[in-house]
Context: one part of a larger RNA
RNA sequence: UCCGCAUCAAGGAACUCGGCAAUCUAGACACGUAACUUCGGGAGAAGUGUCGCCCUUGAGGGUUGCGCAAGUGAUCCGAGGGGGUUGCAGUGAAAGGGCCCAAACGACUGUUUAACAAAAACACAGGUCUCUGCGAAUCUCCAAAGAGAUGUAUAGGGACUGACACCUGCCCGGUGCUGGAAGGUUAAGAGGAGGGGUUAGAAGCCGCAAGGCGACGAAGCUCUGAAUUGAAGCCCCAGUAAACGGCGGCCGUAACUAUAACGGUCCUAAGGUAGCGAAAUUCCUUGUCGGGUAAGUUCCGACCUGCACGAAAGGUGUAACGAGUUGGGCGCUGUCUCGAUGUGGAGCUCG
Repeated sequence: UCCGCAUCAAGGAACUCGGCAAUCUAGACACGUAACUUCGGGAGAAGUGUCGCCCUUGAGGGUUGCGCAAGUGAUCCGAGGGGGUUGCAGUGAAAGGGCCCAAACGACUGUUUAACAAAAACACAGGUCUCUGCGAAUCUCCAAAGAGAUGUAUAGGGACUGACACCUGCCCGGUGCUGGAAGGUUAAGAGGAGGGGUUAGAAGCCGCAAGGCGACGAAGCUCUGAAUUGAAGCCCCAGUAAACGGCGGCCGUAACUAUAACGGUCCUAAGGUAGCGAAAUUCCUUGUCGGGUAAGUUCCGACCUGCACGAAAGGUGUAACGAGUUGGGCGCUGUCUCGAUGUGGAGCUCG
C1' cells in the first nucleotide's frame, strides 16, 4: 500500500451521475393512525409508551386424579392489582421493517436474455374481430396415420388489444377480405377455314429416237393453323376499418391593438372528434409562467406555437402492487469536510 472487519470529536449528503456503499430501524403488548379507495384495502401507515428480578394478590381459561353426583385434589396458562429491589443500559446477547410526499410506466401474482440486460419487455384474467357443422377448421405428414379430441360453436383454431372505470369519432378512393353475376378479357381442350412439305400423274419444252427437263399437282402421310366454342381469375358492381391503412392548404374579416366565432377559394376517399399535450413523443428548447432551492438543463403544476399525440400498433384516468424509473423531504450515518486508530489477512524485506 491492498483486502476483510471494527470504532470515531464537530458537522451531517457539503460526497456522487445518483445516499452507490454503510449506518439508522427492528421483538412483544398497549395507544394511535391521513389523503385516497375498486370499501377489500391503504396499514406494521405515520407517530408514541411499556418491557428485568423478588414477594404478594389474582379475574378467567386448559389438562387431569378420585367420586354416581354435588364436589374435592393436582398441575399448567394467565390479563390485572399492591409492595419491594438493581444496573449506564431489562426485546441487556443473537436473530430481527428505516419512513414519508409526488410523478411517469405497467393493473395485479407470475415469465424472460443458463454465463454482462428482470424491465416500461413477455404472459395474464377481461374485450373484439375472424375461421370452423365434425372424416370440423388448423397443424405434423410422401402416404398411411396422428394432434385438434375420445372435444362438438358456453367448443376448437388464428389475429389484435390487455384488470377496472369513462369511452373508442370521420374515411371503403388504394390494398386485402366477403358477396355478386350482366358485360369485357382469358388457359388447356374442342374446332379445322386456310397454308407449307412430300408425289402417282402431268400440260409444256429439248431431242430423229432412246430419253431428258418439267410449271402444275390427286389420294395418303406429315408440319402448321384462322373463325367459333371454352371455367375460375382479373376488369366490373356492392359490402367491410377492434381488416392493411388514411384523417389538408391558401386568403380575408370584429369600433385601440391582438385574435378570429364568420366568409371566400383550391384539393381530397375523408380532412384528427372526445380526451391528452415541451409528453418514455417538443427540433427550435434550459419554450413561457408558477412551485420547490440561497442558487434547479432534472422534478411538479399550468399554458398550447402538437418540428412529428390521439382513440383496441387503443385514448384518458385509476385504488392496490413493483429487488423496476424520476424528483423532493424526515431520520441516519466516515459518502464527504479529512482523515485517524485498532484488528485479521495479503503484499514487501530478512532468515

A computed fold for a 351-nucleotide part of an RNA from a Nitrospirota bacterium, annotated as large-subunit ribosomal RNA, domain IV.
The source organism's lineage runs through Bacteria, Pseudomonadati and Nitrospirota.
The RNAcentral record of the full RNA draws on ENA.
Model confidence (mean pLDDT): 87 of 100.